[in-house]
Context: one part of a larger RNA
RNA sequence: AGCGCAGGGAGGAUGCCUUGGCAUUAGGAGCCGAAGAAGGACGCGGUAAGCUGCGAAAAGCCUCGGGGAUCUGCAAGCAAGAAAUGAUCCGAGGAUGUCCGAAUGGAGCAAUCCGCAUGUGUGAAGCGCAUGCAUCGUUAAGUGAAUUCAUAGCUUAACGAGGGGAACCGCCUGAACUGAAACAUCUAAGUAGGGCGAGGAAAAGAAAUCAACCGAGAUUCUGUUAGUAGUGGCGAGCGAAAGCGGAAGAGGCUAAACCGGAGUGAGCAAUCAUUCCGGGGUUUAGGACUGCAUUUAGUAUCAAUGAGAUCUAGUCGAACGGCAUGGGAAGGCCGAUCAAAGAGGGUGAGAAUCCCGUAGACGAAAGGUUGAGUUGGCGAGCAGUAUCCAAAGUACCGCGGGACACGUGAAACCCCGUGGGAAGAUGGGGGGACCAUCCUCCAAGCCUAAAUACUACCUAAUGACCGAUAGCGAAAAGUACUGUGAAGGAAAGGUGAAAAGAACCCCGGGAGGGGAGUGAAAGAGAGCCUGAAACCCUGUGCUU
Repeated sequence: AGCGCAGGGAGGAUGCCUUGGCAUUAGGAGCCGAAGAAGGACGCGGUAAGCUGCGAAAAGCCUCGGGGAUCUGCAAGCAAGAAAUGAUCCGAGGAUGUCCGAAUGGAGCAAUCCGCAUGUGUGAAGCGCAUGCAUCGUUAAGUGAAUUCAUAGCUUAACGAGGGGAACCGCCUGAACUGAAACAUCUAAGUAGGGCGAGGAAAAGAAAUCAACCGAGAUUCUGUUAGUAGUGGCGAGCGAAAGCGGAAGAGGCUAAACCGGAGUGAGCAAUCAUUCCGGGGUUUAGGACUGCAUUUAGUAUCAAUGAGAUCUAGUCGAACGGCAUGGGAAGGCCGAUCAAAGAGGGUGAGAAUCCCGUAGACGAAAGGUUGAGUUGGCGAGCAGUAUCCAAAGUACCGCGGGACACGUGAAACCCCGUGGGAAGAUGGGGGGACCAUCCUCCAAGCCUAAAUACUACCUAAUGACCGAUAGCGAAAAGUACUGUGAAGGAAAGGUGAAAAGAACCCCGGGAGGGGAGUGAAAGAGAGCCUGAAACCCUGUGCUU
């Protein structure tokens, strides 16, 4: 030195565990904000660095309810206290709530600086405290130029807006890689990205719709129709609808004709034009108008009230003992009991009957949600048809585009730009060029629950999901750390049943160790469960 054997060190794999994650189901809830949000800065404790909580009234204050013996958070110790006159704790409502932040008196390098007005603390100054003072929009009033009336402008008041939010929603804008086995029409895709806006949903929505000579009767979602009909360098691809079956179900209001009122302008006046308000009226053989009848059907529509249910604390809740082993019994043996409860967790090993619970049954002063019903409010009908009304730079057409499953095509229907530009119910639109016939509907105004989408958040539950290099990046982390910045971004769990966490003695400066003691175990000693391998060492056998 090598190969063995034995014993150690080092290391942290493996096993077991779970405080943390992941996914899903059901239900709830679904916005917050100038009454100052989301998010922060700085403070607040007897002692206080961090987290949590709170705000100069500062780990808290008040009221009401629950609860019933301990309490002064995580988090020990010391100190000082509180509590059956009911604390701590849990829930509801309220008070306080520095500074920054839309940030809004002005400024600014966020958490800072500097004001003005009024009131107040002793009259003044100074200082302190309280309140107000941004901008934009709408409405109203006042004032008021060039310029006579007027208008613009200005001032004041009231109300509203502004910012944030995980996904879902609407509108505007809008790629490329890619596919076509290249590539240009096409595709990817109206996707990703950008902007604006809204709500708990949004959007759509009560036929100028479909259908087919039979009929249906708003919208939305869904199964099917159907990868069909179509479309397509007829390539790659794209791709309906009617109908049928289901979920849900709901219909309303204006404009106008006509009636009335109040103004404004022109005019000597008659009158004409026009604005606003109230009534009326709202859809297809309608309404106004004329005549006749009168107060009911209904009401998501607009309010008030509100039985009950439910949420935000909680309450009650059955039934077991013994023996041995063991550190310890819940395991074993023996004998019992309950069960609308043998889900689960904990307890010194494996507990229906020990604890928390579970099945079941109850409960709210206060606040929220839902809500039958009631009341008020609103609101109907028949006949006639002469006249009047029924949404105009609209419909439609040319040209240029877009969107429709549909790429300009025979290309209707729908939307936008641009230039033209109707009819008036004996009217008008549609039925996939266009025309006729027939059928069907009534545009150019508005609103509308449910069925549908999503899950930042709350509750309950589940898993042939993970078990610390896994599972979220994170078993408390967007931390430490990196970067000028946008941004990037870790590692890190386990003593023991209980700290009983090793008094005392010895060596040592200490670290560390040896005794002693605790414990079932210290080869569980805090660098702490188990403790693999690489690697290192000691002893010994053999070989050289």